The RNA shown here (transfer RNA) has 73 nucleotides and comes from Trichonephila inaurata madagascariensis. The organism belongs to Trichonephila inaurata, within Eukaryota. Rfam family: tRNA. Its family is annotated with triplet codon-amino acid adaptor activity in the Gene Ontology. By type it is a transfer RNA.
[in-house]
RNA sequence: GUCCCUGUAGCGUAAUGGAUAGCAUGUCGGACUUCUAAUUCAAUGGUCGUGGGUUCGAAUCCCACCUGGGAUA
Numbered sequence: 001g002u003c004c005c006u007g008u009a010g011c012g013u014a015a016u017g018g019a020u021a022g023c024a025u026g027u028c029g030g031a032c033u034u035c036u037a038a039u040u041c042a043a044u045g046g047u048c049g050u051g052g053g054u055u056c057g058a059a060u061c062c063c064a065c066c067u068g069g070g071a072u073a
Stems, first nucleotide, its partner, number of pairs: 001072005007066001010025001012023002018056001026044002029041003049065005
């Protein structure tokens, strides 16, 4: 240089073009407990890597770029 994959909450990880983007964990608060742990209830936190395009509608499709990883010479 060329090609392929990846990017979503503090960490990990789902989502067939259509719901207020879920799950688990973390954190905070309550209940329970003599206390802690465990259990349980509730809360919290996402400009879905960036910028454009297509569409009535984009995390999802297309293009460019960026981050990380891989293949090739």